Transfer RNA from a Dehalococcoidales bacterium, 73 nucleotides, folded computationally. RNAcentral holds the sequence, with entries from ENA. Taxonomically the source falls in Dehalococcoidales (Bacteria, Bacillati, Chloroflexota, Dehalococcoidia). The coordinates come from a structure-prediction model, not an experiment, and the mean pLDDT is 83.

RNA sequence: UGCGGGGUUGUGCAGUUGGUAGUACACCGGCCCCAUAAGCCGGAAGUCGCCGGUUCGAGUCCGGCCCCCGCAA
Repeated sequence: UGCGGGGUUGUGCAGUUGGUAGUACACCGGCCCCAUAAGCCGGAAGUCGCCGGUUCGAGUCCGGCCCCCGCAA
């Protein structure tokens, strides 16, 4: 430098055809228990890597850039 994959809540990930951003664990509160764990109920937490564009509407499509992994040179 080129090619491919990836960047989404604290962590690991999903998000299909553009139409309410979800799941598990963790965290907070409650129920249960003598108590803890497990279980059950509820809750908080996301500028979806950054900046633009298209669109009524973008995590998703388009352009540029940044970062991580791999391959080639």